Predicted 3D model of a 340-nucleotide part of an RNA (small-subunit ribosomal RNA, central domain) from Papaver somniferum.
NCBI's taxonomy places the organism under Eukaryota, Embryophyta, Spermatophyta, Mesangiospermae, Papaver.
The RNAcentral record of the full RNA draws on Rfam.
Rfam family: Bacterial small subunit ribosomal RNA. Gene Ontology terms of the family: structural constituent of ribosome and ribosome.

[in-house]
Context: one part of a larger RNA
RNA sequence: CUGGGCGUAAAGGGCACGUAGGCCGUUCAUCGAGUUGAAAGUGAAAGUCGCCAAAAAGUGGCGGAUUGCUUUUGAAACCAAUGAACUUGGGUACGAUAGAGGAGAGUGGAAUUUCAUGUGUAGGGGUGAAAUCCGGAGAUCUACGAAGGAAGUCCAAAAGCGAAGGCAGCUCUCUGGGUCUCUACCGACGCUGAUGUGCGAAAGCAUCGGGAGAAAACAGGAUUAGAUACCCUGGUAGUUCAUGCCGUAAACAAUGAGUGUUCGCCCUUGGUGCAAAUCAAGGGCCCAGCUAAUGCGUGAAACACUCCGUCUGGGGAGUACAGUCGCAAGACCGAAACUC
Numbered sequence: 001c002u003g004g005g006c007g008u009a010a011a012g013g014g015c016a017c018g019u020a021g022g023c024c025g026u027u028c029a030u031c032g033a034g035u036u037g038a039a040a041g042u043g044a045a046a047g048u049c050g051c052c053a054a055a056a057a058g059u060g061g062c063g064g065a066u067u068g069c070u071u072u073u074g075a076a077a078c079c080a081a082u083g084a085a086c087u088u089g090g091g092u093a094c095g096a097u098a099g100a101g102g103a104g105a106g107u108g109g110a111a112u113u114u115c116a117u118g119u120g121u122a123g124g125g126g127u128g129a130a131a132u133c134c135g136g137a138g139a140u141c142u143a144c145g146a147a148g149g150a151a152g153u154c155c156a157a158a159a160g161c162g163a164a165g166g167c168a169g170c171u172c173u174c175u176g177g178g179u180c181u182c183u184a185c186c187g188a189c190g191c192u193g194a195u196g197u198g199c200g201a202a203a204g205c206a207u208c209g210g211g212a213g214a215a216a217a218c219a220g221g222a223u224u225a226g227a228u229a230c231c232c233u234g235g236u237a238g239u240u241c242a243u244g245c246c247g248u249a250a251a252c253a254a255u256g257a258g259u260g261u262u263c264g265c266c267c268u269u270g271g272u273g274c275a276a277a278u279c280a281a282g283g284g285c286c287c288a289g290c291u292a293a294u295g296c297g298u299g300a301a302a303c304a305c306u307c308c309g310u311c312u313g314g315g316g317a318g319u320a321c322a323g324u325c326g327c328a329a330g331a332c333c334g335a336a337a338c339u340c
Base pairs, nucleotide, nucleotide: 003312004311005310006309007294008293012308014199015198016197017196021192022191023190025086026085027084028083029082030081034078035075036074037073038072039071040070041069042068048064049063050062051061052060053059089189090186091185092184093183095180096179097178101175102174103173104172105171106170107169113147114146115145117143118142123134124133160167161166204245205244206243207242209240213239218234219233220232221231256307257306258305259304260303261302264285265284266283267282268281269280270279271278272277289296290295313340314339315338323332324331325330
């Protein structure tokens, strides 16, 4: 490589867009060096297979195969190509509609903290118990005022939206996508997608602001045999904003994308509809079937097809080296010796 696989045993790329490539609806016609029938030529000899020579080896003779190539002449289902047409796939428009989808700007309230002032007096805080800590330089508590930053209680849900990451006070502006109804239009315009491009939590990095709370590191108090921890008192980076980088996660449904087919039941969300119902989406059971089992079960892990990614005993090792990218941290790619 093949074969066989990829929820949990090794294995689905973090997600999308998209180039090449691969694959691809219905009908008619044309074409004929994909395909296929027939014939002819050629396919040296040796070799190989069969027969014959009194015949074991060998030798000789005859015949076959030589799966191929070329030419001529046919076929036209499939494939390709060309032309014409179609509407179910796909798309566009009209009309409705749900939504924490995205970006920017503005704005309100609760709470924590700090500060100012008043009142008021001896404790407060913290814990399993304490202590470090704060407090007669007047704390805690309480009243009023001010400042500043961050987060959005209830509503709230198995809810909703988004390709994924993710998205939640309220208002405005700009903007992406979806669903449904009845028609109209285009007419295969489709699916997947190596390389590539973009997006991509948190942490981290660079520069400029900001800094309330909580809080890696750090310091102290406890606990303990020890305690570089769990508990407590403090506390810096970072957390926040803007711009740029990083490009990784148990980036998980540990389940790639798309299409079609397949017994039923119960809910939820959004449309249409008087209703019955039906379309799209989110959940819970379950028949058949599948599975090593667990379980999956119309949102399949069932039955099939198309395309991509990926696995091949454990360790060594996601290491070394080389290359590419990055300011760095590091990322991507990715072995072998040896060993069991």